[in-house]
RNA sequence: CUCAUCUCGAGGGGCAGAGGGACCGGCCCGCUGAAGCCCCGGCAACCACCGAUCGACCAGCUGUCAUAGCUGUGCGUCGAAGGCAGGUGCCAAUGCCGGCCCGCCAUCCAGGCGGGAACGAUGAG
Numbered sequence: 001c002u003c004a005u006c007u008c009g010a011g012g013g014g015c016a017g018a019g020g021g022a023c024c025g026g027c028c029c030g031c032u033g034a035a036g037c038c039c040c041g042g043c044a045a046c047c048a049c050c051g052a053u054c055g056a057c058c059a060g061c062u063g064u065c066a067u068a069g070c071u072g073u074g075c076g077u078c079g080a081a082g083g084c085a086g087g088u089g090c091c092a093a094u095g096c097c098g099g100c101c102c103g104c105c106a107u108c109c110a111g112g113c114g115g116g117a118a119c120g121a122u123g124a125g
Base pairs, nucleotide, nucleotide: 001125002124003123004122005121006120011040012039013038014037015036019029020028021027023099024098025097026096041091042090043089046087047086049083050082053080054079055078056077057076058072059071060070061069062068095119100116101115102114103113104112105111
């Protein structure tokens, strides 16, 4: 830099000792113990991996007027669903809500709903 996902889900203990929820505003969490570190547990399934599943394609062989069938030679290629849990990630609140733009509703003000963007996080390249 690009792509995908981000209203699902999942916490105990030890050390530590005041912060944390990216930023700003709000609103929360926190001494009944924040951040951080360690141990154990869990969630999920992005990547990896799996095969006597399914599909497409390719190759070989067989066959039909035509549609087709079989095989893939310890692994044909790609994809789907499924499995697994090796590499990451994650385990308050929708990415806690809003912040910029557009639409609709309401309209004195305040606001509500929906869509998109930006920013951020994680994974893969």
A computed fold for a 125-nucleotide RNA from a soil metagenome, annotated as SAM riboswitch aptamer (S box leader). Its mean pLDDT, the model's own confidence on a scale to 100, is 83. The RNAcentral record of the sequence draws on MGnify.